[in-house]
RNA sequence: GGUGUUAUAGCUCAGUGGUAGAGUGUGUGCUUACUAUGCACGAGGUCUUGGGUUCAAUCCCCAGUACCUCCA
Numbered sequence: 001g002g003u004g005u006u007a008u009a010g011c012u013c014a015g016u017g018g019u020a021g022a023g024u025g026u027g028u029g030c031u032u033a034c035u036a037u038g039c040a041c042g043a044g045g046u047c048u049u050g051g052g053u054u055c056a057a058u059c060c061c062c063a064g065u066a067c068c069u070c071c072a
Stems, first nucleotide, its partner, number of pairs: 001071002004068001006066002010024004018055001026042005048064005
């Protein structure tokens, strides 16, 4: 320098054009003599950035940024 991949909740990851979910963590309450465990409820997302297509974009297209892989 070039090829390819990935970027979504504090962390690990789903999701496929119709406005986003799980596990874990965290907060509150119940349970317990206390802690732990268990149960219930909640908070937490400008879906990496900019532009384009579309009635509508996390998803499709282009470009950029960052990590990783491969080639030289």
A computed fold for a 72-nucleotide RNA from Camelus ferus, annotated as transfer RNA. It matches the Rfam family "tRNA". The source organism's lineage runs through Eukaryota, Chordata, Vertebrata, Artiodactyla and Camelus. RNAcentral holds the sequence, with entries from Rfam. Its mean pLDDT, the model's own confidence on a scale to 100, is 81.